About this RNA
The RNA shown here (transfer RNA) has 73 nucleotides and comes from a Verrucomicrobiota bacterium. Rfam family: tRNA. Rfam describes the family as follows. Transfer RNA (tRNA) molecules are approximately 80 nucleotides in length. Its family is annotated with triplet codon-amino acid adaptor activity in the Gene Ontology. The coordinates come from a structure-prediction model, not an experiment, and the mean pLDDT is 80.
């Protein structure tokens, strides 16, 4: 250097031949229970690597750029 493959809450995973409140499990913060934690019950915050485009509409496609794997040379 070239080709392919990923990149979504703190973390693991959905959603995807574009359809509009991005979903869930754990984590975490109130609240209930409990003498206390801890389980266990409710409630709530919190997420599309970054940039441009197409399109009424983009996590989804399309370039560029980052980061990471594989494979070649």
């Nucleotide at each position: 250097g070239a080709a392919c493959c990923c990149g979504u809450a703190g973390u693991u995973u959905a959603a995807c031949c574009g359809g509009a409140u991005a979903a869930a499990a754990c984590a975490c913060a109130g609240g209930c229970c409990c003498g206390c934690u801890a389980a266990g019950c409710u409630c709530g915050a919190g997420a599309u690597g970054g940039g441009a485009g197409u399109c009424c509409g983009a996590u989804u496609c399309u370039c560029c750029c980052c980061g990471g794997g594989u494979u070649c040379a």
Taxonomically the source falls in Verrucomicrobiota (Bacteria, Pseudomonadati).